[in-house]
Context: one part of a larger RNA
RNA sequence: GAACGAACGCUGGCGGCGUGCUUAACACAUGCAAGUCGAACGAGAAAGUUUCUUCGGAAAUGAGUAAAGUGGCGCACGGGUGAGUAACGCGUAGAUAACCUGUCCAAGCGAUUGGGAUAGCCCUCCGAAAGGGGGAUUAAUACCGGAUACGUUGAUUACUUUUAAGGGUAAUCAAGAAAGGCGGCCUCUAUUUAUAAGCUGUCGCGCAUGGAGGGGUCUGCGUACCAUUAGUUUGUUGGUGGGGUAAUGGCCUACCAAGACUACGAUGGUUAACGGGUCUGAGAGGAUGAUCCGUCACACUGGCACCGAAACACGGGCCAGACUCCUACGGGAGGCAGCAGUGAGGAAUAUUGCGCAAUGGGGGAAACCCUGACGCAGCGACGCCGCGUGGGUGAGGAAGGCUUUCGGGUCGUAAAACCCUGUCAGAAGGGAAGAAAUGCUUAUAGGUUAAUACCUUGUAAGUUUGACGUUACCUUCAAAGGAAGCACCGGCUAACUCCGUGCCAGCAGCCACGGUAAUACGGAGGGUGCAAGCGUUGUUC
Repeated sequence: GAACGAACGCUGGCGGCGUGCUUAACACAUGCAAGUCGAACGAGAAAGUUUCUUCGGAAAUGAGUAAAGUGGCGCACGGGUGAGUAACGCGUAGAUAACCUGUCCAAGCGAUUGGGAUAGCCCUCCGAAAGGGGGAUUAAUACCGGAUACGUUGAUUACUUUUAAGGGUAAUCAAGAAAGGCGGCCUCUAUUUAUAAGCUGUCGCGCAUGGAGGGGUCUGCGUACCAUUAGUUUGUUGGUGGGGUAAUGGCCUACCAAGACUACGAUGGUUAACGGGUCUGAGAGGAUGAUCCGUCACACUGGCACCGAAACACGGGCCAGACUCCUACGGGAGGCAGCAGUGAGGAAUAUUGCGCAAUGGGGGAAACCCUGACGCAGCGACGCCGCGUGGGUGAGGAAGGCUUUCGGGUCGUAAAACCCUGUCAGAAGGGAAGAAAUGCUUAUAGGUUAAUACCUUGUAAGUUUGACGUUACCUUCAAAGGAAGCACCGGCUAACUCCGUGCCAGCAGCCACGGUAAUACGGAGGGUGCAAGCGUUGUUC
């Protein structure tokens, strides 16, 4: 000199864009943060309103709505934190002939025939509660059989490729699937004027192939400090058989061999998430890893599996532990390192805000619902950037302050005064863009079809949607009116005098200053520097 997620002191007008628990991975009150689908399924209220009434009630509507249940998809994404980890964790370059992949895309084939349950509802029992047991009954795209199988899987055989191998091709045998929903129509078929068992559209279902995107595993190289850590290891190192996995492998197990690592630093200890980047520097380098992006790890602590394409799962489950809460003492409930917020710790870090309008995500055919992701607003000069606090004229150099050699000098065109302007702030009026879509209506063209229906694709027109928001911006009004401080002035280092004090009080980054004329302490006048900031402290280069 530069920088900062900064803090502290004094001061503080506005706006834009960023940014904000670096400490206790400490404990958490409260609310919200993951649901959705009735076009998979069975069932299904109440209040209110209306009508009737024998005044007890009944019916209709509310409404096939609410709430719940079965089932599907999602909950493995998104969001947080950095405790652990010195490691194939990360980075980079590769390998997978050792692998997986829901949804999506392309092309193909198929979707047949049967069955038994169960939740919910109802009845009943236990319990303080959380919750649980029994009985009866019912549905499905829930569950389970049979049929079918181009290709799929397994076994056997043959051929072939490759450095090798579990790669590829062919044959035989065996095994293995499925589910329907919604809309429209009457051409065919059957009843006969409208339906389905028929046709058709669309969404879904099953099998296998290829792809896209995503993952798993393995390898070369790189990746902090300590040798005042020198030896370490028994599933340890390798082999064979078996198990396990999507898959290789001591990953696990039985047996066999005795190996394996190490001064090119094993083992042990300490510290630490890693990278893109960030800061500094001419560079080489050094330091660092907040915000944003990628990867990893974790979710009160430790362990375990289940479901699933994917988890050993932050707002799922089980067990153990610590802690907190409820209890009828028998037993139960919980997990903010999600967003706000509270206590504690600390020098120190924000609102228990608005909205799904946009972008994105989940579900749904869609309307739509959900979304503390996100978009916005609030608070903080925490940072960067921009603007303003007025402009011109104005000397009898006013008054006043300070100083003086008492003549004067200086603050100083500074003020006053006169003439202007209107940025920001204030008031009033106007007023964009962020909105593209989707849905619906109408028209039209194409596809499909038996069809001018339905569906679908495209085009055109109309309609619908804004949290921010009293938005940005523009115009008008009024008015110089509301808006300057902080540090320093001995040298380094830009800037000097007076008074007070008298080695005292104090200053101080270094040299040093102060003991009666202190440009170094304190005050004042003046000056210098920066400026809505200025200084100090801390840390890095």

About this RNA: Predicted 3D model of a 541-nucleotide part of an RNA (small-subunit ribosomal RNA, 5' domain) from a metagenome. Its Rfam family is "Bacterial small subunit ribosomal RNA". Its family is annotated with structural constituent of ribosome and ribosome in the Gene Ontology. Its mean pLDDT, the model's own confidence on a scale to 100, is 83. The RNAcentral record of the full RNA draws on SILVA.